[in-house]
Source information:
This is a predicted structure of a 1476-nucleotide RNA (small-subunit ribosomal RNA) from an uncultured prokaryote. Its mean pLDDT, the model's own confidence on a scale to 100, is 84.

RNA sequence: AGAGUUUGAUCCUGGCUCAGAACGAACGCUGGCGGUAUGCUUAACACAUGCAAGUCGAACGCGAAAGUCUCUUCGGAGGCGAGUAGAGUGGCGCACGGGUGAGUAACACGUAGAUAACCUGCCCCUUAGUCUGGGACAACCUUCUGAAAAGAGGGCUAAUACCGGAUAAUACUUUUAGCCAUACGGUUUUAAGUUGAAAGAUUUAUCGCUGGGGGAUGGGUCUGCGCACCAUUAGCUUGUUGGUGAGGUAACGGCUCACCAAGGCGACGAUGGUUAGCGGGUCUGAGAGGAUGGUCCGCCACACUGGAACUGAGACACGGUCCAGACUCCUACGGGAGGCAGCAGUGGGGAAUUUUGCGCAAUGGGCUGAUGCCUGACGCAGCAAUACCGCGUGAGUGAAGAAGGCCCUUGGGUCGUAAAGCUCUUUUUUCGGGGAAGAUAAUGACGGUACCCGAAGAAUAAGCGCCGGCUAACUCCGUGCCAGCAGCCGCGGUAAUACGGAGGGCGCGAGCGUUGUUCGGAUUUACUGGGCGUAAAGGGCGCGUAGGCGGCCCGGCCAGCCAAGGGUGAAAUCCCGGAGCUUAACUCCGGAACUGUUCUUGGAACUGCCGAGCUUGAGAUGGCUAGAGGCGGGUGGAAUUCCUGGUGUAGAGGUGAAAUUCGUAGAUAUCAGGAGGAACACCGGAGGCGAAGGCGACCCGCUGGAGCCAUUCUGACGCUGAGGCGCGAAAGCGUGGGUAGCGAACGGGAUUAGAUACCCCGGUAGUCCACGCCGUAAACGAUGAAUACCGGCUGUUUGGGAAAUCGACCUCUCAAGUGGCGCAGCUAACGCGAUGAGUAUUCCGCCUGGGGACUACGGUCGCAAGACUAAAACUCAAAGGAAUUGACGGGGGCCCGCACAAGCGGUGGAGCAUGUGGUUUAAUUCGACGCAACGCGAAGAACCUUACCUGGGUUUGACAUCCCCGGCCCGCCCCGGAAACGGGGUUUUCCCUUCGGGGACCGGGUGACAGGUGCUGCAUGGCUGUCGUCAGCUCGUGUCGUGAGAUGUUGGGUUAAGUCCCGCAACGAGCGCAACCCUUGUCCUUAGUUGCCAGCGGUUCGGCCGGGAACUCUAAGGAGACUGCCGGUGUUAAGCCGGAGGAAGGUGGGGAUGACGUCAAGUCCUCAUGGCCUUUAUAUCCAGGGCUACACACGUGCUACAAUGGCGGCUACAAAGAGUCGCGAAACCGCGAGGUGGAGCUAAUCUCAAAAAAGCCGUCUCAGUUCGGAUUGCAGUCUGCAACUCGGCUGCAUGAAGUUGGAAUCGCUAGUAAUCGUAGAUCAGCGUGCUACGGUGAAUACGUUCCCGGGCCUUGUACACACCGCCCGUCACACCAUGGGAGUUGACAUUGGCAGAAAACGCUGAGCUAACUUUGGAGGCAGGUGUUGAAGCUAGUGUUGAUGACUGGGGUGAAGUCGUAACAAGGUAACCCUAA
Repeated sequence: AGAGUUUGAUCCUGGCUCAGAACGAACGCUGGCGGUAUGCUUAACACAUGCAAGUCGAACGCGAAAGUCUCUUCGGAGGCGAGUAGAGUGGCGCACGGGUGAGUAACACGUAGAUAACCUGCCCCUUAGUCUGGGACAACCUUCUGAAAAGAGGGCUAAUACCGGAUAAUACUUUUAGCCAUACGGUUUUAAGUUGAAAGAUUUAUCGCUGGGGGAUGGGUCUGCGCACCAUUAGCUUGUUGGUGAGGUAACGGCUCACCAAGGCGACGAUGGUUAGCGGGUCUGAGAGGAUGGUCCGCCACACUGGAACUGAGACACGGUCCAGACUCCUACGGGAGGCAGCAGUGGGGAAUUUUGCGCAAUGGGCUGAUGCCUGACGCAGCAAUACCGCGUGAGUGAAGAAGGCCCUUGGGUCGUAAAGCUCUUUUUUCGGGGAAGAUAAUGACGGUACCCGAAGAAUAAGCGCCGGCUAACUCCGUGCCAGCAGCCGCGGUAAUACGGAGGGCGCGAGCGUUGUUCGGAUUUACUGGGCGUAAAGGGCGCGUAGGCGGCCCGGCCAGCCAAGGGUGAAAUCCCGGAGCUUAACUCCGGAACUGUUCUUGGAACUGCCGAGCUUGAGAUGGCUAGAGGCGGGUGGAAUUCCUGGUGUAGAGGUGAAAUUCGUAGAUAUCAGGAGGAACACCGGAGGCGAAGGCGACCCGCUGGAGCCAUUCUGACGCUGAGGCGCGAAAGCGUGGGUAGCGAACGGGAUUAGAUACCCCGGUAGUCCACGCCGUAAACGAUGAAUACCGGCUGUUUGGGAAAUCGACCUCUCAAGUGGCGCAGCUAACGCGAUGAGUAUUCCGCCUGGGGACUACGGUCGCAAGACUAAAACUCAAAGGAAUUGACGGGGGCCCGCACAAGCGGUGGAGCAUGUGGUUUAAUUCGACGCAACGCGAAGAACCUUACCUGGGUUUGACAUCCCCGGCCCGCCCCGGAAACGGGGUUUUCCCUUCGGGGACCGGGUGACAGGUGCUGCAUGGCUGUCGUCAGCUCGUGUCGUGAGAUGUUGGGUUAAGUCCCGCAACGAGCGCAACCCUUGUCCUUAGUUGCCAGCGGUUCGGCCGGGAACUCUAAGGAGACUGCCGGUGUUAAGCCGGAGGAAGGUGGGGAUGACGUCAAGUCCUCAUGGCCUUUAUAUCCAGGGCUACACACGUGCUACAAUGGCGGCUACAAAGAGUCGCGAAACCGCGAGGUGGAGCUAAUCUCAAAAAAGCCGUCUCAGUUCGGAUUGCAGUCUGCAACUCGGCUGCAUGAAGUUGGAAUCGCUAGUAAUCGUAGAUCAGCGUGCUACGGUGAAUACGUUCCCGGGCCUUGUACACACCGCCCGUCACACCAUGGGAGUUGACAUUGGCAGAAAACGCUGAGCUAACUUUGGAGGCAGGUGUUGAAGCUAGUGUUGAUGACUGGGGUGAAGUCGUAACAAGGUAACCCUAA
């Protein structure tokens, strides 16, 4: 310090998540030791038991018992125990210490002050005293009541208990005067009045006591400032605010009361509500901040809940009192007792928090003169890895790199010097011994502890998490969208580094992870330190209040500001330097710091304030100007519609096409006249005006603002503007008018699957006017207002100036507006760019992930519609902006292709063949499925093939390698059997040799292994199809861009072509194109058999022979064609058009050749191959069957439907192939298929082999035929072991459908289509298929609007799995949270009334009464009564929670329904407001 996550990729915005630190924690796994800390965060819930506050005999009176001793009359008495224990009177303490955080938003706390408005026991200092009397009450004794707690009566008694009197002041009250200060008062002083004592105790020195003064300490009260959230809490207040007087208090004060006045608080947030103890500090952070307030320290508050006072120096009192309430306990039912938020402990709650320990030895506290006593404060120990810190679980050596595990490419690698082994050590552990400090006399709980010494022995001691990225660390197995993981992104659907296990590794280590919380990262609330054109965000616009900010100059003040100094900022903590525990944590000492606050002194630049000025900001004055600025009144013409009349006749209107509609009752059209309403063509313009909304015929009236020029005046009068007030399109609302056109709703006609729409015909509100509401818009420049500064160019509107001119223009220039382009700068980019989105300042408004939600509730406004304000639960990991590359568009432009068009012939109809689907079946093996599956794999299923089915066999196997034993093998025969196979017999004796043996083959055996057309083509290689023989696809360097990317490759031409040329921030290059290759077309050379035969000879007349090498042909090599030449055109180019020559002309024809890539395209059944599965079977052998089934559907073909034909006869002309397991001639036989036959041929020699269509002659004459041949019967033939299922062919007979084929659809541009035959592969045999060959041989192409496919450029996009995309809403189902809801039920607050405990304060007090008494009484008490007064009761009100039949919308949910609203011109452009 950052990282992951939105996208195909990019930049930005923006949220979510992670890495860090911390904790009073909890949970999981694990756990050796020590030190130091810490330990109910929840129920301020309830508490059993024990302890936590007593002490003093030196204040006082009383006063045991057990036990023991003595005596005894045996009943008892006495001594000691002992003036002890004990209770009581009295004093001091109990208001400290300890606990808790419920309440409290407050002078509670913090900080700084005030108290001249106060108190202060014990303590210290000082001063003066301590005289004289009196009467009681407890304890005790006794009587009685009660279960108890306790109480009542009578009697005795002491005091440092209580009371009277005397004395005294510098005390108090009143008063006189001076000084100081001043809102009060302080201090000194004069005079008068009032008030006290304890007595004492002990025993010789102290402790006490009283008055006064002072100090110290501790408190009370008051004040400034600081200190949470909600405005969906905006008004609150009647003792309220103030005064006078009185009361009360330690003290000021409405603290209380009487009277008077009507104030006081509040947007600088009153009141109300919610939450909360506050601080020092703690955690985090670079800091500023944020969060927090446990332990320790300070303060506050509380003590079962509420109220109250008493005592006291101090309390309205945790372990006191009274009352009320709730709860618990005891009870004899009459009454009583209690308060752990003290220490332990219990129950409960909870994820969760310890021992009913030891000791007062230390520190501290209470009492005491003191010894002492008390002290769950405290000191220690115990429990807990809760936290921090320290230590250990061994060290050295040790390679055969052991065994074993894991992985493996089988070679090895790794755990790993790790282990073992050898040599050491003893922190820790155990045992034994010694043994502290803490205590400066005595006293040690801790504790026989810390520590030290000795001995034993590697001995007692390692886990947890993680290993896809973030994030350090990888493999195997299992699992198979299952089980599971997950902080985010996301893993898992058969090869998972992400699940589970293992090996290995990484991290930390007596811990490690998880969960929770806080800060950080998050500049993601932005003071430091953010934004608002399009991402969230500028108010619709103006006026203006408070507030904020504010021009130049002079003087003064010193609040802000700055400096110095004083006080304070407790201690602890943090930081620095030291010191002590072996170190550290921890503790101690010193320093610094505590960023704060207050006071004093000083300064005067800036802000502020006061005073005096200035003119540039602002305003005013005079003149001029433009304008759809506003309001009112009047006037005008064009057009639509309607009415009247004329002319006129059958249609008009409307649409994509129609229909509804109008029209023979005369429409439409046309002419004339009239009526009425609304809007104002041309001018008219990115022109003008206005704050915005908005404003458009002309004239008049009234009126607002702006600009320019010029003079003078005022003298900062300014800017912005929360609230507030006003204006504010359209729609809508109210009342009353008006209504021509248009026109929600509505009706009808169409369209459509539907059409509550788009289109058409009608049509009401409305649109118009007046008055009044509403207050919203995509009210937009999506850009708040104001001021200053910061290069230019070019339009336009208005005004002014200069020069020039007769003048107007033109030109230059100033100011104000309004446009375009652009420098710098800014921006995520797009873009903005003096009209800023630049550089700065001031003020206002607004934003903080998406959805929920321009919503709910509440409030305000409104007649209503609704507007304004405005959440939460829940849910997602995104939502979004700009730009990029693609893809797509019922976007655009350009171009190509048998793509369309123009033609020719087909398919689709028939019969048959063949393939597929479906169905059937024991099986009908499998694969291929739009183009790009379907006469496809299959160039050929009767057995075989064969993978399928049935049945019968075999198990190291039908096949390969290795090992052992034996033998040659082979062949032949017989039996069983469907065969495989089984049994029996017969024949026979391999090769090499170094003689040991080895080898081929066969049989038997053992185990390694064989085998698999079993699965996965979505694990793969290879091969193939397709876009597409389309012209594209890329790279290097450079340049541009933050970047993805762009450029190049775009543009202008041209081409079949990214072919070439020109231009150009590009320059080059690669894979493709073309060419090189094969074939064909012309010629030449060479060669001349088996091919050829011009000329010569022979001939059986057949190139047959001699011969020839000319020709054809064969097959090798060459030539030839390159826009080379000419003309035109084109940019002087590339090229194009025409022509010449030529066998061939612009790629001559055909073929092979297929870029980067796409389709998880096809193939595991060609082959190869990972993984999985199988192994007496999914392997293998055999027989038979099946792949050939058949209501049906589709594809591809064949044959036809006939006369351009059929049939019969005669007669021509090919090419290319094949052949010895073969082709098979002649001849003969058969109607024929074929048979017999066996010449020739390993082929330019022989054979297949006849080419057919064509041609000539004849016949048929338009018909289901002399067309057509299906189907069926019979008879044959060939192949083959075998033609039943299930072959081909032949003959005879039979003679079906079919008369040119619906919608639709296919091929083809020339030697092509069409038509005719021929050959071959496979093959025993078998094709209408496939491949190849030649024969005959057309028609048409104007052209690119349309269909399909493709290429380039451009545009839009919400698509990127890329339009077979994306995506919206209702409905249905499940779940979740939430609003309303007749109500129901709590909590809190509050008002009125009733009632009124304890207590306080009054009044009364005839009853009772020790102290004093002048004997009268005073005083006191009981009792009575009033005021205040808690709980309670009652009638309401408000706020808030829970719940509620039903109901509203919302959210979420792999494969539901209906449509298709949006994204492309999304097929009616979309969107905003409003109404229906």

Rfam family: Bacterial small subunit ribosomal RNA.